[in-house]
C1' cells in the first nucleotide's frame, strides 16, 4: 500500500406567527428540517440505509425543471417547484408522543495478516 479477521467509539434534522375551531405543533396562509457512498459540492442522478412486507432468501422504496458559469455540474449559482415509513391522539403529521438509551447505510481508530 493491500486484505478481512477482531475490538472500541460516532453516525437524523425541523412549527416560529396568524386563522378557524370545542378541540389542530395534525386542517389552512407564511415558515422550517434534509441519513450514507459515488459523481463539480445533491432531500429530487446512480446507488445504499432507515421505515414497511416476509420464517428466511429476498421484495418494496418519495420527489426538478428552466436558465447562467464551466473542460466538466438534473450537485455550484438565479429563479420557482416538489417530496418525506408505521402506531398514537380532543382534529387529518416530514416538524409533537412512541417502538428508539434500538437498529444501521458507513466513518474513524486501534489490532491482525500480507507485499
Nucleotide at each position: 500500500g493491500a486484505u478481512c479477521u477482531g475490538u472500541u467509539u460516532c453516525a437524523g434534522g425541523g412549527c416560529g406567527a396568524g386563522g378557524u375551531g370545542c378541540a389542530a405543533g395534525u386542517c389552512c396562509u407564511c415558515a422550517c428540517u434534509g441519513g450514507c457512498g459515488g459523481u463539480a459540492a445533491a432531500g429530487u442522478c446512480c446507488g445504499c440505509g432507515a421505515a414497511c412486507c416476509g420464517a428466511a432468501a429476498g421484495g418494496c422504496c418519495g420527489a426538478a425543471u428552466a436558465g447562467g458559469u464551466g473542460a466538466g455540474a438534473u450537485u455550484c449559482c438565479u429563479a420557482u417547484a416538489c417530496c418525506a415509513a408505521c402506531a398514537g391522539u380532543a382534529a387529518u403529521a416530514g416538524u409533537c408522543u412512541g417502538g428508539a438509551u434500538g437498529a444501521a447505510a458507513g466513518a474513524a481508530a486501534c489490532g491482525a495478516u500480507u507485499g
Molecule: FMN riboswitch aptamer (RFN element)